RNA sequence: GGGUUUGAUCCUGGCCCAGGAUAAACGCUAGCGGCGUGCUUUAAGCAUGCAAGUGGGACGCGCUCCGCAAGGAGCGAGUCGCGAACGGCUGAGUAAAAGAUAGGAAUCUACCUCUUGAUGAGGGAUACCUACUCGAAAGAGUAGCUAAUACCGCAUAAGACCGUGAGGUGAAAGCGCGUAACUGCGCGUCGAGAAAUGAGCCUAUCACCCAUCAGGCAGUUGGUAGGGUAAUGGCCUACCAAACCUACGACGGGUAGGGGACGUGAGAGCGUGACCCCCCAGAAUGGGACUGAGACACGGCCCAUACACCUACGGGUGGCAGCAACUGGGAAUCGUGCGCAAUGGACGAAAGUCUGACGCCGCGACGCCGCGUGUGGGAUUAAGGCCUUCGGGUCGUAAACCACUUUUGUCGGGAACUAAGAAGCCCGAAGAAUAAGCACCUGCUAACUCUGUGCCAGCAGCAGCGGUAAGACAGAGGGUGCAAGCGUUAUCCGGAUUUACUGGGCGUAAAGCGUUUCGUAGGCGACUAGAUAAGUUACACUUCAAAGACCAGGGCUUAACCUUGGAGGGGGGUGUAAUACUAUCUGGAUUCAGGAAGGUGUCGGGGUUUUCGGAACUCUCGGUGUAGGGGUGAAAUCCGUUGAUAUCGAGAGGAACACCAAGGGCGAAGGCAGAAAACUAGGCAUUAUUCGACGCUGAGGAACGACAGCUAGGGGAGCGAAAGGGAUUAGAGACCCCUGUAGUCCUAGCCGUAAACUAUGCUCGCUAGGGAUUCGUCCGCAAGGACGAGUUCCGUAAGCUAACGCGUUAAGCGAGCCGCCUGGGGAGUACGAACGCAAGUUUAAAACUCAAAGGAAUUGACGGGGACCUGCACAACCAGUGGAGCAUGUGGUUUAAUUCGAGACGAACCGAAGAACCUUACCAGGGUUUGACAUGCAAUCGUACAUUUUUCCAGAAAUGGAGAGAAAUCCGCAAGGAUGAUUGCACAGGUGUUGCAUGGCUGUCGUCAGCUCGUGCCGUGGGGUGUUCCCUUCAGUGGGGUAACGAGCGCAACCUCCGCUUUAUGUUAAAUAUUCAUAAAGGACAAUCUAAGUUUUACUUAGAAGGAAGUGGAGACGACGUCAAGUCAGCAUGGCCCUUAUAUCCUGGGCGACACACAUGCUACAAUGGAGCCGACAAUGGGUUGCCAAGCCGCAAGGCGGAGCUAAUCCCAUCAAACGGCUUCUCAGUUGGGAUUGGGGGCUGAAACUCGCCCCCAUGAACUCGGAAUUGGUAGUAAUCGCGGAUCAGCUAUGCCGCGGUGAAUACGUUCUCAGGUCUUGUACACACCGCCCGUCAAGUCAGCAAAGUUGGGGGUACCCGAAUUUCGCGUGAGCGGGAGACGGUAAACCCAGCGAUGAGGAUUAAGUCGUAACAAGGUAUCCCUACUGGAAGGUGGGGAUG
Repeated sequence: GGGUUUGAUCCUGGCCCAGGAUAAACGCUAGCGGCGUGCUUUAAGCAUGCAAGUGGGACGCGCUCCGCAAGGAGCGAGUCGCGAACGGCUGAGUAAAAGAUAGGAAUCUACCUCUUGAUGAGGGAUACCUACUCGAAAGAGUAGCUAAUACCGCAUAAGACCGUGAGGUGAAAGCGCGUAACUGCGCGUCGAGAAAUGAGCCUAUCACCCAUCAGGCAGUUGGUAGGGUAAUGGCCUACCAAACCUACGACGGGUAGGGGACGUGAGAGCGUGACCCCCCAGAAUGGGACUGAGACACGGCCCAUACACCUACGGGUGGCAGCAACUGGGAAUCGUGCGCAAUGGACGAAAGUCUGACGCCGCGACGCCGCGUGUGGGAUUAAGGCCUUCGGGUCGUAAACCACUUUUGUCGGGAACUAAGAAGCCCGAAGAAUAAGCACCUGCUAACUCUGUGCCAGCAGCAGCGGUAAGACAGAGGGUGCAAGCGUUAUCCGGAUUUACUGGGCGUAAAGCGUUUCGUAGGCGACUAGAUAAGUUACACUUCAAAGACCAGGGCUUAACCUUGGAGGGGGGUGUAAUACUAUCUGGAUUCAGGAAGGUGUCGGGGUUUUCGGAACUCUCGGUGUAGGGGUGAAAUCCGUUGAUAUCGAGAGGAACACCAAGGGCGAAGGCAGAAAACUAGGCAUUAUUCGACGCUGAGGAACGACAGCUAGGGGAGCGAAAGGGAUUAGAGACCCCUGUAGUCCUAGCCGUAAACUAUGCUCGCUAGGGAUUCGUCCGCAAGGACGAGUUCCGUAAGCUAACGCGUUAAGCGAGCCGCCUGGGGAGUACGAACGCAAGUUUAAAACUCAAAGGAAUUGACGGGGACCUGCACAACCAGUGGAGCAUGUGGUUUAAUUCGAGACGAACCGAAGAACCUUACCAGGGUUUGACAUGCAAUCGUACAUUUUUCCAGAAAUGGAGAGAAAUCCGCAAGGAUGAUUGCACAGGUGUUGCAUGGCUGUCGUCAGCUCGUGCCGUGGGGUGUUCCCUUCAGUGGGGUAACGAGCGCAACCUCCGCUUUAUGUUAAAUAUUCAUAAAGGACAAUCUAAGUUUUACUUAGAAGGAAGUGGAGACGACGUCAAGUCAGCAUGGCCCUUAUAUCCUGGGCGACACACAUGCUACAAUGGAGCCGACAAUGGGUUGCCAAGCCGCAAGGCGGAGCUAAUCCCAUCAAACGGCUUCUCAGUUGGGAUUGGGGGCUGAAACUCGCCCCCAUGAACUCGGAAUUGGUAGUAAUCGCGGAUCAGCUAUGCCGCGGUGAAUACGUUCUCAGGUCUUGUACACACCGCCCGUCAAGUCAGCAAAGUUGGGGGUACCCGAAUUUCGCGUGAGCGGGAGACGGUAAACCCAGCGAUGAGGAUUAAGUCGUAACAAGGUAUCCCUACUGGAAGGUGGGGAUG
C1' cells in the first nucleotide's frame, strides 16, 4: 500500500496478501565452474580402524644387522624426564558459582626472556631380567640381581622463609661436543628477584516469562577465635548477638548456555545465538580424590548404578558429545578417502617422530557468485496445432534454408605449480554441435480463450469459485514471471502506528475503579538568597579483542571470495571545568497554593436521637338503611338478607407525610422532604490574627456504599415475589381480576453489588457570548445593575470529533498523578486463592471456534408509530352473489386415457372467436421407417415404377397385393443429360425438457403521480438540496417562499368517436325542404361579470350573462421500475434429449366420467306478475360454397320454390322487446317455476350410440327471496328489455364483443376496513416483516472442566543403610573407633503431568420438535442488580437507567 464487515458510506477493529531471510525439507526439472556449507531430532546405542606421544645427547638390559675386533647402526619392553589440563567435540545442565562491560586486592604461574648466585661430597633401594607359584583370561605374588638427570641424607647459602629480637630453617644432576689432557663450548639442574603469559578470587551495572508464586531464611545475617586454601571469605567449626533479603519483585515455578555477532526494519525496535572468534559447562549416569605448575582430568585412577561384551561361572573388560563408519530416531544432514608438502602443536641438541588439529580430494543445486544452451540473415507468413464472426487470426522470423562463430563439453599436445591426483592455464582439431525447465494467468497480481465436468469431481493465502454456456475445477492452445533452477511447506522480521519510547486510545466503537471529607509508598510540585556539584553540559585521557558491518585500495580473467589500511562505535571508567535548569543543604518573605484557631453574617429535605400532629386507609363496636356491592375490554372467582356497599358516631393500629414544589436546595457518592427540640458535620461571604509551601495525585490499605437478600428479636395498616382461585388463550406456569405469605417498618449485625450514568477520574491554568435561577455582599427611593460561590438552558466565535455531538460545568488548548483497553465468541466462565452464615462477591485463564463482531450516519423497506391527502375504500342508496335447478370452468376422485398450461388480488364462460370424425397434443389396437414435409450428394432407371383415370382381392381404415386404360415435357444427330422415380448417405421430424438460458408479447401495482438529469451549493463520504414548506389542483397542475437555477421521461395537450354550428358535395329517397351520409372549417379557454375567501397571486366557492355544451362524455395512449409474475403449447430461439421412435399414418375411444368442493353465470321463487288478443317505436351489423323475398305445404321445427341482391337499392328483418289497451288468473308450490323423463318429428353432416341443435305432445322436480360472509354501481350510470356479429357444416352461446329502448335512488362525511401518495419517527430488516431472531428438547462431531480412582515425574524434608574418599581420635604397626559422605531404601506431605465410568456446561453441523423472548409502542417499552418461580425462551416483586 492492497483485499475482506455494508444495499451503499465513514470510522473502529481483527484476519489475509505483496518484500527480505534460512544450517532447511518436499515436488518437478537439471549443462559447467569458483567460494562456502552439511544430525536443528535420541547428551540414544555403538562393530572396526585411526585421533598423544616423544626423548638412546637421563638409565641399565635384551635382540637384529655391519664389523676380525674395538665399536657403530637399528629395534624392543622397562626405569626416568617433558607432554598428555593444549588441540578436537557437544550444549545436557545452568536465570547465576555462568556471560558482557567497567573496576578491584588478599594470590599462584611449568616451559620462554632478563638479572643474580650456586652446581661440593655421599648413601640405600627398585623396575627390567632370572627362577618358582596362582589364574581360563585379565593379571598377580614370592625369592634373587642391577642403573640413572629415579629416591634419601650430609655440607654450604642469599636481598628466601619464620621470629619484635637474639636466633633458627633451608637446594641442586648431570649429559653431550671437543681436546692427548685440561682450559673451553653447548644443553641441563638448584636458590632468589623481575617481566611476560595463563589461571584463581571480589565488586558494580546489564539482560527471559509467571503475582492464579507474597512473604523467604537457622550457617540463615554479622562479630570473636580457630581450622582450611595459592589466596579473601560462614568456605568450615565453636561461642555470642538477632539479624539479613523482599512490591525497584525476595522465595517458588517454567524456559534457556552467554557474548562478539546474524536476520529484518527508515529508525527505535523485534527475532535468532548454525558456520567463524571469546568465555562457560559437560564427557554413559552419580560421587570422589590422586598425580601435577596447572585437573577433581573426553581417548587417567577409585567406588556405586544402568547398559553391553568375554568367561573354564571363580572372575574380568568397556565408554565416538574426536575423524570416518554403523544401527535407531526423523521431513532431514556426506567418505570406514589422501597427506603431514603448507600453517600450528608435543617431544627432541638435532635429524626427526607423532598430529582424523590442519591442508587437500570426494558426495549433496543446500546457499551465494559467474558462464553457457548460439550469432546474423531468412515470408510461399510452409505444414501442423489452437481459435474463428469462416473473412481470417495466432504459435511466427519462430522453423526449414543460407552464412558465420566455438564459450562450455569431447579429443590431442604442452609449461609451470603441486605430497599426489584433480581442477585451473596455454596451443591445436572436429562439430551448432553436448545443454530448459518450473510456477502462474477471477481480484489483490504481470498474464485469456476453447473443450470436458455439472454444488459432482475438485480448487482455495484472503475474498471466494463449481447446481449445463466456469477467464477460479481438469486438459489443450496461447500468454506472463523467474531461470539451472522454479514452486510448496515451515520459521523470523517487515508491512502492524495491531502494545504506540520514537508513535495509540477510554461520552456512544474495547476501555474512568460505585465514592473519596481519609491516606501510606511512589510520581510531580509557587517566590527569593547562598552553598554543594548528584543529574546535566563541555574538554582531555582510557576502554568497548580479532573477525564481521562501513569507507578507500589490492589479489584471483569478473564476481562471490580473500586481503591491506582507515574511519566510526550513542556505552563504561578516570580527571578537569561550568552552574542556567532539576536535585540536596542552610536561610528569608507571604502575594495569586493551602492550612489553623477565631469574630461577624448567613444558607440548606446534610446526619443522629426523642417527642408531637392532621388527612387518608383498614379493623372493632354502635346507629340509620336495603339488595346489591366489587371488578373488567367483557366477565367470573370474591363480599352480601347471620344485613354487605353507602352513611353517621366512637375507638384501635401501623405505615407514609398532600398543598408548599421549582431541572429549586444540601451531601464525596449511595442518598435526603409533616412539625418541634437536643446533639453534630459542612458550604459561602466578610473581617482581622497566625503558620509559612505544610501542596496535588494516590498502587496497596481504610471507611462509606440504593434495592434485593441473610441472622436474632420486635412490629405488621396498606402494598405485595411465592402460592391459590377466576378469566383470556390452541396452550397461558404471563399480561387482566379476587385473595395472599415472605418482604416492605424498627433495633443490633452481615452482605458489598446496580444502566452505582453526565455511560464523561481528580487537581491547576488559559480560550467571544446570551438567557434563567439559588445564597450572600455592595450601589440605588425603586425598577434595575455590579461582584463572589453554585445550579441550569441555548447554541454561537475559535477549536475538537468517525459522525452524533461537545463547546468557560469542554469531549477545546496545556501541565501533574492514578485507573483501564488491545478482534468476536468461549467468559466475567473453569481452576486456584481471599472474603462471606449463606446467596454469592473480588481476582481471573486456556483449549476450541469464526472472518468478522462493532460505532455513527445514509437511502430504502417495514411498524398491531404519528400527521396530511386521494380512491365506489368505507359510509348513504340501488341491484345482486352466497340457499334452489340448470349451464360453463376448476379442484378432487375415477379411468387404458380422462392431453397440456393458468393458482391470492393479477387462475377458475381463462389459452378455447365454438372437442361427434378432423381439430388432438391423450389412450388401445393396427401400419410405415430418408419418412406426412425441405435441401444436397452418389449409384441405378429412363418410354417407365413419372403423371392421371379406373377395376378386383384382404382389411375397420391406413395399408398391402393383383391388374386395366389414357397420356407423356425440354436440350442433344447420338451417347447422354435436365425434370422425375428407386436405393443408399447427409438429414428430416418432435405440442419432448428447461419461461430459473432467452427474444417477442402480456398481466399487475396503476392512468397511481411519480421517476430522474446537468450545473451550482452543502457534507470526509454514502448522499442531500432541487422534488422539502404554505396555498391550490384530477395531476411534481399552478402560484408564493426558498442555495438553488434549469431540463428530461411521465401529467395535461396534440389523435379518434359522440353531442352543437356553418359551408360544400351526394347516391340506390319520385322530387323540394328537412333528416341522413361524407369532407372541411368553427366552437369552450373555467374566457367574461358580481360577491366572498386568501398576503398579492394561483385558485376555490356562490351567483349572473350568453351558449348545444361550463374541467361535456368515452377511447387510444401505461414514466423509472416491481413480481427470476405468465407464456419454449401461438411464433422465434440457445443448450439438452428421442431417431424402426418421444417421428408419422389410420380405426375406435377419451378430452363430455361423478360420493364431493369451489368459481362465474342463466332461469326463478311471482300480481310492479303469468297467459291470450290488439296496437306503437330502434340502433349496430352480416350476406355469392351466401342472405334468401313473394307464393304454397306442415300445429311447428321446417320443406317446396326461386324473384332480388357482390348490397343507403335485395335479404336476414313484420326489423325488436320491455311498453300501451282489453280480457282472464286471485295468493296457491298455483295458469308461478320450468328441471327431469317418455313418445313423435325436423335440420346439418360420410357419420348425431358414447356426444349436436331445433319443434310438437305428454311429464311437471327443487325453489315461497336465501347463514357466516361477500360483489357491482355516482347518470344516460345501476336496474331492466330485446337486437346484431365473430368463430362456425352443425352446435353445447345462458359465454364473449357490440347495438340501441325504458330509465332511477343516494353521497352527512373521512372515525373505521382496504389500496395508494407525501412528510416525519423507530429499527438488530436490505433475497428488505412471507424480514430478522431467542432458548429448551432430539441427533452427529470436537476441544476443554469436574470426577471415585489410577499411572508417571519433580525438588526438598525426616529416618535407615553406608562404597570409594576425606577428617578426627587411639595404636609402634597391621589396624580399630567416631564424624561427613554417593547410590539405594522407608515415610508423610507438596507440586507437575497422563488416563478416567460418569456429570454439568461450551462450540459446531442446508432443510428435526416446542413455543415466539428481542428488533416497530415487536403487539405487557426495553435493559441493569437482586430474590422467588416456570418445559423453554421467560414471568413476577423491590430499587435503578433511558441506550
Small-subunit ribosomal RNA from a sediment metagenome, 1443 nucleotides, folded computationally. The coordinates come from a structure-prediction model, not an experiment, and the mean pLDDT is 81.